[in-house]
RNA sequence: AGAGUUUGAUCAUGGCUCAGAACGAACGCUGGCGGCAUGGCUAAGACAUGCAAGUCGAACGAUCUAUCGGAUUUCGGUUUGGUAGAUAGUGGCGAACGGGUGAGUACAAAAUAGGUAACGUACCUCGAUCUCAGGGAUACCGUCGGGAGCUUGCUCCCUUUGCGAAAGUGACGUUAAUACCUGAUUAUAUCGCUGAAUGGCAUCAUUUGGCGAUCAAAGGUGGGGAUCUUCGGACCUGCCGGAUUGAGAUCGACCUAUUCCCUAUCAGCUUGUUGGUGAGGUAAUGGCUUACCAAGGCUACGACGGGUAGCGGGACUGAGAGGUUGGCCCGCCACAUCGGAACUGAGACACUGUCCGGACACCUACGGGUGGCUGCAGUAACGAAUAUUCCGCAAUGGGCGAAAGCCUGACGGAGCAAUGCCGCGUGGAGGACGAAUUCCCUCGGGAUGUAAACUCCUUUUAGGUUGAUGAAAGCGAAGAUAGUUAAUAGCUAUCUAAGUUGAUCUAGGCCAGAAAAAGCCUCGGCUAACUCCGUGCCAGCAGCCGCGGUAAUACGGAGGAGGCAAGCGUUGUUCGGAAUUAUUGGGCUUAAAGCGCGUGUAGGCGGCUUGGUAAGUACUUUGUGAAAUACCUCGGCUCAACCGAGGACUUGCUUGGUAUACUGCUGAGCUUGAGGCAGGUAGAGGUGCUUGGAACUCUAGGUGGAGCGGUGAAAUGCGUUGAUAUCUAGAGGAAUGCCGGUGGCGAAAGCGGGGCACUGGGCCUGACCUGACGCUGAGACGCGAAAGCAUGGGUAGCGAACGGGAUUAGAUACCCCGGUAGUCCAUGCCGUAAACGAUGCGCACUAGAUUCAUGUACCUCUGACGGUUUGUGAAUCGAAGCAAAAGUGAUAAGUGCGCCGCCUGGGGAGUACGGCCGCAAGGCUAAAACUCAAAGGAAUUGACGGGGGCUCACACAAGCGGUGGAGGAUGUGGCUUAAUUCGAGGCAACGCGAAGAACCUUACCUGGGUUUGACAUACUAGAAUUAGCUCUGUGAAAGCAGAGUGACGCGGCUUGCCGUGGAACUAGAACAGGUGCUGCAUGGCUGUCGUCAGCUCGUGUCGUGAGGUGUCAGGUUAAGUCCUUCAACGAGCGAAACCCUUGUCGUUAGUUGCUAACAGAUAAUGCUGAGCACUUUAGCGAGACUGCCGGUGUUAAACCGGAGGAAGGUGGGGAUGACGUCAAGUCCUCAUGGCCUUUAUGCCCAGGGCUGCACACGUCCUACAAUGGGUUGGUACAGAGCGAAGCAAGACCGCGAGGUGGAGCAAAUCGCUAAAAACUGCCCUCAGUUCGGAUUGUAGUCUGAAAUUCGACUACAUGAAGUUGGAAUCGCUAGUAAUCGCGUAUCGGCUACGACGCGGUGAAUAUGUUCCUGAGCCUUGUACACACCGCCCGUCAAGUCAUGGAAGCUGGUAGUACCCGAAGUCCGUUUUGCUAACCCUCGGGAAGCGACGGCCGACGGUAAGACCGGUGACUAGGACUAAGUCGUAACAAGGUA
Repeated sequence: AGAGUUUGAUCAUGGCUCAGAACGAACGCUGGCGGCAUGGCUAAGACAUGCAAGUCGAACGAUCUAUCGGAUUUCGGUUUGGUAGAUAGUGGCGAACGGGUGAGUACAAAAUAGGUAACGUACCUCGAUCUCAGGGAUACCGUCGGGAGCUUGCUCCCUUUGCGAAAGUGACGUUAAUACCUGAUUAUAUCGCUGAAUGGCAUCAUUUGGCGAUCAAAGGUGGGGAUCUUCGGACCUGCCGGAUUGAGAUCGACCUAUUCCCUAUCAGCUUGUUGGUGAGGUAAUGGCUUACCAAGGCUACGACGGGUAGCGGGACUGAGAGGUUGGCCCGCCACAUCGGAACUGAGACACUGUCCGGACACCUACGGGUGGCUGCAGUAACGAAUAUUCCGCAAUGGGCGAAAGCCUGACGGAGCAAUGCCGCGUGGAGGACGAAUUCCCUCGGGAUGUAAACUCCUUUUAGGUUGAUGAAAGCGAAGAUAGUUAAUAGCUAUCUAAGUUGAUCUAGGCCAGAAAAAGCCUCGGCUAACUCCGUGCCAGCAGCCGCGGUAAUACGGAGGAGGCAAGCGUUGUUCGGAAUUAUUGGGCUUAAAGCGCGUGUAGGCGGCUUGGUAAGUACUUUGUGAAAUACCUCGGCUCAACCGAGGACUUGCUUGGUAUACUGCUGAGCUUGAGGCAGGUAGAGGUGCUUGGAACUCUAGGUGGAGCGGUGAAAUGCGUUGAUAUCUAGAGGAAUGCCGGUGGCGAAAGCGGGGCACUGGGCCUGACCUGACGCUGAGACGCGAAAGCAUGGGUAGCGAACGGGAUUAGAUACCCCGGUAGUCCAUGCCGUAAACGAUGCGCACUAGAUUCAUGUACCUCUGACGGUUUGUGAAUCGAAGCAAAAGUGAUAAGUGCGCCGCCUGGGGAGUACGGCCGCAAGGCUAAAACUCAAAGGAAUUGACGGGGGCUCACACAAGCGGUGGAGGAUGUGGCUUAAUUCGAGGCAACGCGAAGAACCUUACCUGGGUUUGACAUACUAGAAUUAGCUCUGUGAAAGCAGAGUGACGCGGCUUGCCGUGGAACUAGAACAGGUGCUGCAUGGCUGUCGUCAGCUCGUGUCGUGAGGUGUCAGGUUAAGUCCUUCAACGAGCGAAACCCUUGUCGUUAGUUGCUAACAGAUAAUGCUGAGCACUUUAGCGAGACUGCCGGUGUUAAACCGGAGGAAGGUGGGGAUGACGUCAAGUCCUCAUGGCCUUUAUGCCCAGGGCUGCACACGUCCUACAAUGGGUUGGUACAGAGCGAAGCAAGACCGCGAGGUGGAGCAAAUCGCUAAAAACUGCCCUCAGUUCGGAUUGUAGUCUGAAAUUCGACUACAUGAAGUUGGAAUCGCUAGUAAUCGCGUAUCGGCUACGACGCGGUGAAUAUGUUCCUGAGCCUUGUACACACCGCCCGUCAAGUCAUGGAAGCUGGUAGUACCCGAAGUCCGUUUUGCUAACCCUCGGGAAGCGACGGCCGACGGUAAGACCGGUGACUAGGACUAAGUCGUAACAAGGUA
């Protein structure tokens, strides 16, 4: 620091997603040790049990225990005193701290800074002064039952003693105090009166005086020489207390300012409310409370309401600004089962106090009573989830105490949990061209991998053993010194010091042995890391893009690799990346986004000069900003985490001072902004009234006589009751031709005949006046097209709805005929538009060029006209700049300033709910759930268009002949079948693969047989011979079984024996084999667009880029062929040429060819001699190049015409097929990956099938006849091929197919071989025929092993359909079409009428490109890119999901009104009950308690509403979902823009 994802590709916009860090976490797998931290986030829901606040005997009486005495004794005891200890009670202090939690609380809290002249403060510290004299109670204790014993006032026993189950509680008697009460003494206390000084903004404060009134107290303990004594003490002295008062410290209380979440779909709120006066209350101010008076107070700078939330220091993240958060630690606040209330006290309205009410739980004898873990542990419950009913007061701290000490779940520790952070270990060194296993493999090898084994070492930690030290300070017998004192006593302080205090943790040493200690995730891209197998859109993965449909680096497993490591992944949450809410730091023409337009309030901003002030601002300064944290530097634990010390920081608030440029405030002035004034000027600016002409319709009349009208074509409609047309007269309403214009005016909407009246604004010129009066503008107010609404008019034309006619598959449309609202007027609503320049308003600045509209000034003697100058407005082009680009460009989308509005992915949705407006229609404001990974902009290249331009092609047209109808042949589909093998499927499958299916072929079916195989290679073992040939049995054959005969190479030698070898055989195991699958895994080959003219590259250049340019344009061509121009210059693959063939000539050669001349022969023939002239053959050359002439053209390319020429503009034909397209065709030619099969899907054989037939299609043949036919005569003329398992002549036989026979010929020699149409006689004479030949019968021929399924041909007989073919459709432009025959391949024969070739005869038409089809180039539009066979919309039907409405039902929240009225404070009443202290005349009084009443008052109840949820028959739209229905609305002119 970025990356992935919209596209065929690009740029920009924009969302989604990822990589980082963090956590009080949870889950999955795994788990060695230690240190330091952290650990109920959910139910402020409920709690069993134990503990968490006591202490003081040096405040008090009393009791008990132990012990030591005295007295007494009936020896049982009784009584009294001391010492030590313990304790219920009275009394004091504490219990308001410490500990927990975050429910409530948006302010009465918190934070920061201040204030109190408006306050309190127990314990503590310092100072001053006191501490006198009395009194009455009360708790404790005893009694308030019975019985027994005796020593008669004691002991013992009992259902354990008034009432009560219990909790608890009464009466009487008696006692103490530092408890309580009274009196005295008082001031620097308090209050009242009264002076002075100083200070303050003020109520007042401070200091210093005078007079008067009022209020205090308690003792305890240690020691002691004199004196006194009631023998207790007084007195002296120390310590601890007590009272009053001043000050301090500490802790609190109150007040003020600022800051402090979301929501306006909460806009108005408030009656103790705001203020005043009196009173009450408080420590104290205050409506804090109350009575009266006034009517205020708060609010757009967000009151009031709703939701959520403890706040801060800080924590996490971030470059920062910020964003999120408030667990642990610290500060503050609030709460203690829920609600209310006070008491006590220095302090509480009190977590483990009191009272009352509610809920809940427990006990109960049913009368009543008890309880409060949000203390520490712990329990069940809740939940994804969070620990021990541990040890100790040793340390630190707290309470009490004089102290020892006691108490302390605060705290110190331990336990549990990888929850986090940090550290350590699981060994180290050596060890192979590298064991084994496993995996991969091209089978060669590679990886795991120095890894292991093995050798040598080490021993942290865990284990065992041993074992200091530290955390300890304190307390304290005894002693010393000093102080106090009259004192050597006592006490206090300091020092020494016997003794004594550890819950828990701990260093180090030694022993043994590599021993006990590694996992998790990932490996398609982002993102580091790759292979095999399995699976086969299944199972599954996935953060995004996406992966999986038989070769998955994406699923699962394995091997390997990468990352981190006692952890690793996942999930959740926060920040970051995200400049994706933009202060730093974004935008608004077209991507989301400028209000339809104006006037204007608040607010924001604001010209020049100058004085003052000092609020903002700057500098400096005071205080504060707690500690901890974070940062820096040191230090302590072996390091680190952790901890300690110091420093800096804490951007803030605050105090005082200085400065005065700028801003603010204030005073004075100015004129340039703004406005006024005067004079001109253009204009569809507005409103009202009035008035024309043209057109239209209607009415009346005339003329006239059959149609009119309308359309693509028609029809509906009108018309003989007279239309249309035409003339005259009249009526009516609406709109204003020409001028008229990218002309004018207006804020916009908008405004168009003429005239009049009223009226708004602009511009120009002048520089007379005011003196910043300005700009913008949230709310607000006004205007606001069309349609629509209301009322009343009006209505010619047009014309939603509606009716009819057409079109159509349908046509609720487009077209036509009618036609109502409406359109018009007046008044009132509505308030929206693609209300657009998709561009808010104002000001300033920043090159120009051109045009128009309209002013001004000047020049020309004047005018028209023209020129120059200077304004205002409307347009076009364009520099710089800007912009994603398109574009914009002084009328900015440039550069700046001011203000307003608006945007933040697409859909849901401008929708729902709520509110406001409206008569309604509807408008304004405006969400969420859910869903997608895109949606959208500009430009690029293609493709496409029922877009355009140019051009071409048998594309059409012009012609000729066909197909489609018939019969037949052949291929295909379909059907059938045991099988009808397979492939090919628009053009570009269908006489195609197949240039030959009776067997074979053959792949199919049935049946039989076979298994190392019909074929290949190599190995092992075996045994003997074998191969070939002949024969026999069986069988349909293959095969099986058997007999006979019988060959080969090499070596040796005894020459016919031996050995050996190859081959063969048998058995085995490798393997063979497959026309089995996949042409969508492939190679090769082929088709097609298309013989169309295209397809590209290098360098340069333009563009951010995809890309463009070149290759476009103007000409020209068959052609991207060539020429010219040009930011292009060149080049390549194609085109052309080169090649073959054909057409002319020359030359060479002359047999098998030819025969002119010469000669010979024949019935005849180049038959022969001869010749090579000619023809011809086949080699080599020539020839044609727009070369020449004329014209056109740009001086070009080229075209047109002509000459010459056998041939003329590529002469004709062929071969030759660019980049690419169609996942085109072929795995059944061949090759080949993968898969499948292996006694079968291989191989062999017999028979059958590929030929099957209601039917449909393609391609052909033959015909329908007379330009013809003939079972009829005659006469000609080719070319190219083929021939030895062959072609076969002459001859003979047969009607014929053919047969017999076999001359000749490996062929310019022989043969196939007759060419046919043609020409010419004759017959037929328009018929289903002398046309046509199908079909069928009979008899044959040939091939073949075989002709039934299933061959061809012949003869005789038979003689079908068919009389020129609907819609539609095919071929062909010259030696072509048409027509005629001939040959060849395959082949035993043949289905050939096919295919491929050959020649014979031989036309017509087109000098055009409107249309159909296809193609090329340029251009245009596009929402297409799988590219129009594209994309895509809506209803309906199905499923799923969330939401709205809904009669109702139900829950909650906060209030209002009224009722009830616990506890309790306050107020009042009470000669009525009760009462110790004081007073008293002793009767009472004062005072208190009690009782009663009143206000307030929690809980509860009643009533009507408000708000927020849940649910709800039914209902509405929405979203999503491979292959549903109906249409085709949009994208091209999308077929009606």
This is a predicted structure of a 1537-nucleotide RNA (small-subunit ribosomal RNA) from an uncultured deep-sea bacterium. Rfam family: Bacterial small subunit ribosomal RNA. Gene Ontology terms of the family: structural constituent of ribosome and ribosome. The prediction has a mean pLDDT of 82. RNAcentral holds the sequence, with entries from ENA, Greengenes and SILVA.